[in-house]
Context: one part of a larger RNA
RNA sequence: AAUGAACGCUGGCGGCGUGCUUAACACAUGCAAGUCGCACGAGAACUCUUUAAGCUUGCUUAAAGAUAGUAAAGUGGCGCACGGGUGAGUAACGCGUGGGUAAUCUACCUCUGAAUUGGGGAUAACAUUGUGAAAGCGAUGCUAAUACCGAAUAAUAUCCCGAGAUCUUAGGCUUUUGGGAUCAAAGGUGGCCUCUACAUGUAAGCUACUGUUUGGAGAUGAGCCCACGUACCAUUAGCUUGUUGGUAGGGUAAUGGCCUACCAAGGCAACGAUGGUUAGCUGGUCUGAGAGGAUGAUCAGCCACACUGGAACUGACACACGGUCCAGACUCCUACGGGAGGCAGCAGUGAGGAAUUUUGCGCAAUGGGGGAAACCCUGACGCAGCAACGCCGCGUGAGUGAUGAAGGCUUUCGAGUCGUAAAGCUCUGUCAAGUGAGAAGAACCUAUCCCGCGCCAAUAUCGCGGGAUACUGACGGUAUCACUGAAGGAAGCACCGGCUAACUCCGUGCCAGCAGCCGCGGUAAUACGGAGGGUGCAAGCGUUAUUC
Numbered sequence: 001a002a003u004g005a006a007c008g009c010u011g012g013c014g015g016c017g018u019g020c021u022u023a024a025c026a027c028a029u030g031c032a033a034g035u036c037g038c039a040c041g042a043g044a045a046c047u048c049u050u051u052a053a054g055c056u057u058g059c060u061u062a063a064a065g066a067u068a069g070u071a072a073a074g075u076g077g078c079g080c081a082c083g084g085g086u087g088a089g090u091a092a093c094g095c096g097u098g099g100g101u102a103a104u105c106u107a108c109c110u111c112u113g114a115a116u117u118g119g120g121g122a123u124a125a126c127a128u129u130g131u132g133a134a135a136g137c138g139a140u141g142c143u144a145a146u147a148c149c150g151a152a153u154a155a156u157a158u159c160c161c162g163a164g165a166u167c168u169u170a171g172g173c174u175u176u177u178g179g180g181a182u183c184a185a186a187g188g189u190g191g192c193c194u195c196u197a198c199a200u201g202u203a204a205g206c207u208a209c210u211g212u213u214u215g216g217a218g219a220u221g222a223g224c225c226c227a228c229g230u231a232c233c234a235u236u237a238g239c240u241u242g243u244u245g246g247u248a249g250g251g252u253a254a255u256g257g258c259c260u261a262c263c264a265a266g267g268c269a270a271c272g273a274u275g276g277u278u279a280g281c282u283g284g285u286c287u288g289a290g291a292g293g294a295u296g297a298u299c300a301g302c303c304a305c306a307c308u309g310g311a312a313c314u315g316a317c318a319c320a321c322g323g324u325c326c327a328g329a330c331u332c333c334u335a336c337g338g339g340a341g342g343c344a345g346c347a348g349u350g351a352g353g354a355a356u357u358u359u360g361c362g363c364a365a366u367g368g369g370g371g372a373a374a375c376c377c378u379g380a381c382g383c384a385g386c387a388a389c390g391c392c393g394c395g396u397g398a399g400u401g402a403u404g405a406a407g408g409c410u411u412u413c414g415a416g417u418c419g420u421a422a423a424g425c426u427c428u429g430u431c432a433a434g435u436g437a438g439a440a441g442a443a444c445c446u447a448u449c450c451c452g453c454g455c456c457a458a459u460a461u462c463g464c465g466g467g468a469u470a471c472u473g474a475c476g477g478u479a480u481c482a483c484u485g486a487a488g489g490a491a492g493c494a495c496c497g498g499c500u501a502a503c504u505c506c507g508u509g510c511c512a513g514c515a516g517c518c519g520c521g522g523u524a525a526u527a528c529g530g531a532g533g534g535u536g537c538a539a540g541c542g543u544u545a546u547u548c
Stems, first nucleotide, its partner, number of pairs: 001547003005544005012394006018387002020352001025350003029347003034078003039075002047066009085305003094230008104222002109218008117151001119149002126141006157182009167172001187210006196203003231277003238268003243265008280302004284295004307328005330341004358384001360383003366380001367378004397427004407418004431489001433484005441475001446470009492537005497518003503532005513520002
């Protein structure tokens, strides 16, 4: 000098930050991932109104309409691999810096080429049933799709057989050309009558937007490989059989003993192999003149993990925190047959500990997911609450005032000192208190109207651009401002022998005690305890711990 600190005494306000360093210990409860009706089929109820019937005269029953093509559920699509948490493991291509990929993939997004033809069979929901305590699991029957499956067509896509060119580090990036084989789709919504058909208008037609299929390019993200750097122990000296290399095959998006068969006998190591201990790495942070040393909270990048161990499925991406399966430990339910669960998400509880917060508000902003949009979801995030835990700022008054008051302490008894300090007088009004006014953060999106451009047969619809109006604030009646009264409500802590700024008196008498080091205390203690005075810092001050 510093700290994610703790403890003791004390404590007025505000701003901005920070807050389980220990048990990766166990968790009650609530919330933290949904959304789309412009993909699809079906589809309630409460309640209200009207009518009718019954009678018990204010109720019951029935029908129709509204509720409502709504809620809830189901099929399907996209998302759930992001965001958020933690640091157990890992001494490693894990991380950092720089490269390679001619060995690779990339949903959504952007630009661009082509296409979007014609069919089929199911199934959930639902209905009727069976079974089980439950979780749930079946059976029969019906139905839809952008769900599923054939067929057609197709290339600058992929593969095979040929012939060349430039470049080059492997299979080749790139490029010219001949032949053959293989592979696709899905619709939805709005508008219109120019063409065609019927002829008031509609669609099988046209058109706009959006989706779907197949190519190319980009962007973004990821996989793999390499060089160098990356803790301690030699009181760890030898280690290794898929081990090291080759051939062939399998597997992967892709290289490779990644895996398998065969062949060879290699490979690493004193420039530290192997083994053990410890540890997430970095940008950074602290310190220091620097070189270094220590460290890796918050914020940012990467990695790893999600009760413990293992495995795959789906998918563009996972071997998946709030998915599945198996095994284990633990907890809970049970009708004993069987089931359910995973806070290292946000709050919160117990435990551990010297020690670390609210079971708060809101999606208004920023960002994310879904949707054409309205909008919905979002414990990300924005805010508020608690804590002097840290940094910064402000205040606790200012001027004047000598009889140097009273009082305390000391005294050489003259006085000295607290001390202009107080009182008194004159002012000011920060903060706190009260009353009133009261923001910025709001830009979008959307709706309506107007203008221009584009598509089009079209002045319709739609798309793009611009303008006007309307709508949206958790924080919050907060910040801020004005007014009211008022010196009123706001100072402590440590130290005073030397180091080290600051001295006297009383008590005690090697006792009680102090102490960071030297040391002090045995009757005049500036070192113990108290008092007066002083010094230092100040809403803090000391102590302890740790680092330089």

This is a predicted structure of a 548-nucleotide part of an RNA (small-subunit ribosomal RNA, 5' domain) from an uncultured bacterium. Model confidence (mean pLDDT): 83 of 100. Rfam family: Bacterial small subunit ribosomal RNA. Rfam links the family to the GO terms ribosome and structural constituent of ribosome. RNAcentral holds the full RNA, with entries from ENA and SILVA.